[in-house]
Context: one part of a larger RNA
RNA sequence: CUGGGUGUAAAGGGUGCGCAGGCGGCUCGGUAAGUCAGAUGUGAAAUAUCGGAGCUCAACCCCGGAGCUGCUUCUGAAACUGCCGAGCUAGAGUGUGGGAGAGGAAAGUGGAAUUCCGAGUGUAGCGGUGAAAUGCGUAGAGAUUCGGAGGAACACCAGUAGCGAAGGCGGCUUUCUGGACCAUUACUGACGCUCAGGCACGAAAGCGUGGGGAGCAAACAGGAUUAGAUACCCUGGUAGUCCACGCUGUAAACGAUGAAUACUAGGUGUGGGGGGACUGACCCCUUCCGUGCCGCAGUUAACACAAUAAGUAUUCCACCUGGGGAGUACGACCGCAAGGUUGAAACUC
Numbered sequence: 001c002u003g004g005g006u007g008u009a010a011a012g013g014g015u016g017c018g019c020a021g022g023c024g025g026c027u028c029g030g031u032a033a034g035u036c037a038g039a040u041g042u043g044a045a046a047u048a049u050c051g052g053a054g055c056u057c058a059a060c061c062c063c064g065g066a067g068c069u070g071c072u073u074c075u076g077a078a079a080c081u082g083c084c085g086a087g088c089u090a091g092a093g094u095g096u097g098g099g100a101g102a103g104g105a106a107a108g109u110g111g112a113a114u115u116c117c118g119a120g121u122g123u124a125g126c127g128g129u130g131a132a133a134u135g136c137g138u139a140g141a142g143a144u145u146c147g148g149a150g151g152a153a154c155a156c157c158a159g160u161a162g163c164g165a166a167g168g169c170g171g172c173u174u175u176c177u178g179g180a181c182c183a184u185u186a187c188u189g190a191c192g193c194u195c196a197g198g199c200a201c202g203a204a205a206g207c208g209u210g211g212g213g214a215g216c217a218a219a220c221a222g223g224a225u226u227a228g229a230u231a232c233c234c235u236g237g238u239a240g241u242c243c244a245c246g247c248u249g250u251a252a253a254c255g256a257u258g259a260a261u262a263c264u265a266g267g268u269g270u271g272g273g274g275g276g277a278c279u280g281a282c283c284c285c286u287u288c289c290g291u292g293c294c295g296c297a298g299u300u301a302a303c304a305c306a307a308u309a310a311g312u313a314u315u316c317c318a319c320c321u322g323g324g325g326a327g328u329a330c331g332a333c334c335g336c337a338a339g340g341u342u343g344a345a346a347c348u349c
Stems, first nucleotide, its partner, number of pairs: 004320003007303002012317001014201004021194003025088007033081002035077005041071002049065004054060001091191001092188003095184004103177007110154001115149007125136002162169002206247006215241002220236004258316006266294007273286004298305002322349003331342004
């Protein structure tokens, strides 16, 4: 450089935005950089190749031809790519009118429950397990009633339901705010797709400072179990879990399936929208958007995928190249640290 690949065999970046770069809709005119055709000069010789000749053959050497796929210059062509100009509306975006939603941020607020505290009633147990014990309780527990405190999570609704780029999002109310969808076809007129670097977001755990701490609970302690039991079970229990600000930047960050566009049998649900009939519930239709299941062609090593493709094509990015050594060492960059990112080799099978 080329090829073959990336759901499960090695392999899709955790996700988005986006500069450079790559690629890019329809029509007309121009240009001639790419492209194509002809010509021109050059492309030394030798080598290589084809034909022939000479050493007895051959190696070797000699003669001739073609070629040297390239570059320069000139002339021409104008389909495609590029560039310039003009126009268009199917891509993209804007306007107007709508309805849906746990999308995000902040503030406020509600009830159930657990725990703790105070008081009343009341007496000997409670708790826990396979069975027990540690533990709690006559200094009155557990149970029950009333009152109070505080923190965290939001039963039912609830759904292979909805929203979000992903991570993720669930009591209620208000304020601020992002996106998608439908109808309309009024406006702009290719403004698009992808994206190395870069920037931003990014579960849980963890870290820093200051709060908070009900329940749960790494570590830890005790009781059991056991041959042992640094476990599983039980009684306790600290970080943490919660809040604010800052850091970390990783996950089986999974659909183990990158993004965009177009096309390719059907069937059946469901959420949103639109249309029709109807008093309405409801029913019917649907070129729309999302989300499931089944299934043909096709694909696949098989499993399976199958209009939400793993089918048929195009564009761009990322990644793979036997197992171990190893996501290690070294270096560099980032981080307070923990560590992260990048990422080998010897050796060995």